[in-house]
Molecule: transfer RNA
Organism: Patescibacteria group bacterium
RNA sequence: GCCACUUUAGCUCAGUUGGUAGAGCAACGGUUUUGUAAACCGUCGGUCGUCAGUUCGAAUCUGACAAGUGGCU
Numbered sequence: 001g002c003c004a005c006u007u008u009a010g011c012u013c014a015g016u017u018g019g020u021a022g023a024g025c026a027a028c029g030g031u032u033u034u035g036u037a038a039a040c041c042g043u044c045g046g047u048c049g050u051c052a053g054u055u056c057g058a059a060u061c062u063g064a065c066a067a068g069u070g071g072c073u
Base pairs, nucleotide, nucleotide: 001072002071003070004069005068006067007066010025011024012023013022019056027043028042029041030040031039049065050064051063052062053061
C1' cells in the first nucleotide's frame, strides 16, 4: 500500500428479503431461609462506532471517516 471481516445494554452476543431493538450474565428490588448462598419472580439499563446519502420508514441498503482483527505484498 491492497483485500476481507468486526463495531448493538456494564460484559458476552443475537437481531436477513427495510416496518415498535432482544437474550444470557451482571446490578437493583421482592419471595423463600435463623442467616448467607442457591432457586424463583420482577425492575433498571441503548441516539445500534461517527458523519452524510437513499427511502413514507434504516441496526439493516450506499458512501466517507475512526477503532480493532486477519490475510497478501